The prediction has a mean pLDDT of 82. A computed fold for a 462-nucleotide part of an RNA from a metagenome, annotated as small-subunit ribosomal RNA, 3' major domain. The RNAcentral record of the full RNA draws on SILVA.
Context: one part of a larger RNA
Order: sequence, then C1' cells, then structure tokens
RNA sequence: UGACGGGGACCCGCACAAGCGGUGGAGCGUGUCGUUUAAUUCGAUGGUAAGCGAAGAACCUUACCAGGGUUUGACAUCCUUGGAAUUUUGCCGAAAGGCGAAAGUGCUUUAUUGAGCCAAGUGACAGGUGUUGCAUGGCCGUCGUCAGCUCGUGUCGUGAGAUGUUGGGUUAAGUCCCGCAACGAGCGCAACCCUUAUGUUCAGUUGAAUUUUUCUGAACAGACCGCCUCGGUAACGGGGAGGAAGGAGGGGAUGAUGUCAGGUCAGUAUUACCCUUACACCCUGGGCUACAAACACGCUACAAUGGCCGGUACAAAGGGCAGCCAACCCGCGAGGGGGAGCAAAUCCUAUCAAAGCCGGUCUCAGUUCGGAUUGCAGGCUGAAACUCGCCUGCAUGAAGCUGGAAUCGCUAGUAACCGUAAGUCAGCACAUUACGGUGAAUACGUUCCCGGGUCUUGUACA
Repeated sequence: UGACGGGGACCCGCACAAGCGGUGGAGCGUGUCGUUUAAUUCGAUGGUAAGCGAAGAACCUUACCAGGGUUUGACAUCCUUGGAAUUUUGCCGAAAGGCGAAAGUGCUUUAUUGAGCCAAGUGACAGGUGUUGCAUGGCCGUCGUCAGCUCGUGUCGUGAGAUGUUGGGUUAAGUCCCGCAACGAGCGCAACCCUUAUGUUCAGUUGAAUUUUUCUGAACAGACCGCCUCGGUAACGGGGAGGAAGGAGGGGAUGAUGUCAGGUCAGUAUUACCCUUACACCCUGGGCUACAAACACGCUACAAUGGCCGGUACAAAGGGCAGCCAACCCGCGAGGGGGAGCAAAUCCUAUCAAAGCCGGUCUCAGUUCGGAUUGCAGGCUGAAACUCGCCUGCAUGAAGCUGGAAUCGCUAGUAACCGUAAGUCAGCACAUUACGGUGAAUACGUUCCCGGGUCUUGUACA
C1' cells in the first nucleotide's frame, strides 16, 4: 500500500421487511449429469453451465459409429501431356462410384498458338470440427451502470509511498458547494443519440366522410428547481401554482482502470505440436431422439373468480413473389379444390385476437375438472415420416384435490392473467424475440440475511 475480520461509523440495492404470483409434489416438454451403446459427436459446470453455442438433428445439417469406396485428393496455385466444351446412352452397384459406347469438333491467332473448360501424370502442396483458450488476436460473460480508476507539476517522507481523491454538507453520481499544501488535468458520472407522453407548422395515394379531428411522416416548441414560498452561507432540500408532463417525466443504447490464467483454437483468424493410402475426402445406413436414478428451466392442471354451449365487442406490432393467399365449392375436421388481388398504409395473413360482456347448462363429484397414455381411421410437408415430424376425427380417460425442508421473480401501466406476430424453417415451437389487451397489492422501516461503496481500526496474510 492492499487484502481480510463472526472490528467500528456512515450510505445504497426487490438485500431484508410489507405484499402479489410462482418453483420444490403430479403428468408432459426441453436441457444436463449418470448409465447404456458400434456410436449415443463436441463444447459450456457455483454465482458468471444446464429451453446454453443450437434463430429450429428424418436425409442434409453432422463433427460420431458400421459398412462400401478415393489418394495431388471435395477445394486453391504452379508445371507437363492430351482433348473443344458439351450432350445422349449400356452394364455392375445400396449409393458413392467403376467399366464402356455414340454424337459433337466451337471462339481466337503472326495459323506455331492463345483464352476458357475437361481429363491424365508428376511433385511442390492441398486438407484436418486433430491438441493446446495455461502460447494468442478478436469477441463475450461477471463484479456493475457499481462510482470509482489515474496522471502532470508542486509539497511532505531516507524510502515504499502520501497529499490531491481526506474533512463539513449535498447528490442517483469523485454530482455540486464550502474548507484544506495543494493547483490543474484525463478515463468514467451527467449531457449529446434513439424511443415514448403534449402541442404547433408543413406534407400525405390513409379514412365512407366534412370542420375541430383520427392516422402516417418530417421539422420545431416545451421542463430549466424557470416562478411563488419555507429552511440553508452555498450546493441543495421540503411544499405550492401553472402545465400533457415536475424535479433525472418513462424506457433503451451507452459498461472506466481492472478482477476471475473466467468462456470461446467448434464462427473466423492464428503460434507451436501432431496426421498425410489417413486424424484427409466421398457415399449408404445408423446415431446425436437410448433410460435405473438425480438436477435445472418451462408448459398443462388439480376446478365454480370454473368447465362446456350459443350470441356479441375492442388491439398493437410484424411478414409476404420458388411468397401471402381472398371470394366461392367439398370435407365433422386437419385439409383439398379454386383462382381474384398484392413486390403491399391499397391485396393477403386476419371477420385480424383472446381474456371480456350477455344468456343457458353443470352443483362439488376424481366430476361435463384434468388431459397423460394407448387403439383405429385420416390429412400435410418432403425422393423418403420404421428407427424419428406435425396436425385432425372417433374411442380410451393415467397421475393430480394446491405441493416438506427449502427457494425464485416483481415497486406501476410493473406483477399477474390473456392472446397476436416474427426469426429459424420444405415440414416441425410448451423455446426465443417482439407486440398489444385486462390490470392489482404493498413498502412502517434498515435491527437482521446477501451484495456493494466511503472513512477508520486490528492483523503472525501478500
């Protein structure tokens, strides 16, 4: 000087408390460990791994396994030789591929050749998702959006270092004020950026429609403790008015010096090492989907604030041409036929929702709750749904009656509940990312638990 303390003082955070809803019990989905396996590819492992890389494993992907093949190679550059390229086709084979047959003879040139393409050969080389994230770059997680981390000059100290950065206040903040052997400065904080809430102006192919309007887009205005009042030397704090908005209005992007030899050599790049008829490459099939037990994250429930049936109302934000797919017809339905419109504020998805509201029924039961599981019959995508997809109908009708110890999220348009869309994608979403609808309760307070900041103290630690 740090680090640490079941030392002290002060302060903060959904940290506790006050509340609301969950997880932990059940069934199922997904991930992980473990076990099994020819293989169940690899990585991630307290917080900071476990619906994570993977925004989507039937083949492909795919890296794994079995079998069948190739060896200048699936891909790149160079050299030599031959041939236009290319097209059609026979046999063998699961395919990859192997062995053949026929057609065709182009463009360019100084008529030698050259360009492009194909094949063969030779070796230089290719290739490696092989190892090392403890050799690295880059990127990322975390402490933490915490308020800190430093420097120049000066001063003090033999020196390591100190001071500044401490103190008194104040703030979300090393934010600002006052003081002070310090005076200044830098990276952070804040602001500048995006979005949202209000208004004005302008424009508009939106809207059935006009005026104030609604909507879309752009520019500008507006909020600054500016005004009043109280406290204070000040910084600032309490209250009030006006206002759409009030004291950082809400949300986002933005992550200092550093920490964890944190993560990633499998995204790419890359040192070193290793393989080179194989640790490279191609193909078929299988596996990544196994299943004793355990863990993590979710979905659906256990019902009456509910289930079922009928009627009826209101969104936002997206996507669409190898696409979105209307009307109409067929089918109980998944879906099929059909073909209009739309490269989209115009058409479609999508009557654009569902919780909601109105009426009826069920009457507390393992039930008209719950839907697992299984059987049969179908639909769709796709060469192909056996291993191993999704959906529909009929039948079947399991566990489950609110969950032990423990544990998680959330402070307002939030939690909770409800649906919608998108990316990935041929097909496949209980996941993810967005979007709106309905819309609470509680916060006395900081003693305690956890994490963090500042000062101080102790130390046999560095």